[in-house]
RNA sequence: AGACGAAAAGCCAAACCUGUUGCAAAGCAGGGGCGGAAAACCACGGGUCUUGUCCUCGCUGCCAGUGAGAUAGCCGAGUUACCGAAG
Repeated sequence: AGACGAAAAGCCAAACCUGUUGCAAAGCAGGGGCGGAAAACCACGGGUCUUGUCCUCGCUGCCAGUGAGAUAGCCGAGUUACCGAAG
């Protein structure tokens, strides 16, 4: 120093509950703690999820396309970072 992960300190916080925002997915705050060494940042690629105003098709509906959004605790890319045993 690291693409490695013992210990300790500190950190984050799933489900669920309460409040709140949102049509929703979900976000935020408090409780909670399943887990996490990037469970930090970032929607660039893929995935998943929500919605259905407009457009295409259509008699209508569904499906699909497409648009808008959510998810970084689904995976990958990019950026940054705490501690320091063994090897």

Overview:
Model confidence (mean pLDDT): 75 of 100. The RNA shown here (c-di-GMP-I-GGC riboswitch aptamer) has 87 nucleotides and comes from Deltaproteobacteria bacterium tcs-42. The sequence was found by an Rfam model in a public genome assembly. The source organism's lineage runs through Bacteria, delta/epsilon subdivisions and Deltaproteobacteria.